[in-house]
RNA sequence: AUAUGAUAAAGGCAAACUUAUUGAAAGAUAAGGACGCAAAGCUAUGGGUCUAAGGUUGAUAAAACGAUGAUUGCCAGGCUGCCAUU
Repeated sequence: AUAUGAUAAAGGCAAACUUAUUGAAAGAUAAGGACGCAAAGCUAUGGGUCUAAGGUUGAUAAAACGAUGAUUGCCAGGCUGCCAUU
């Protein structure tokens, strides 16, 4: 440096749920908690998905549209990295 990922080993992360804070919401953060994860480390670049405050349409309302919001633990792409074997 390349490839592979055991039930190993040193370590790591932490779904649901609960509590608190935050946000219009989706969601996020912290603590507890473990369903899982070999990139479940980082990145919204492409696609997907979620939300719809403001905005537009609507006589008002209902409703619809719609991302500048969110998601990398949905899939690709990009960057980086531990251990073991090779």
The prediction has a mean pLDDT of 85.
This is a predicted structure of an 86-nucleotide RNA (c-di-GMP-I riboswitch aptamer).
It was read from a public genome assembly, where an Rfam model found it.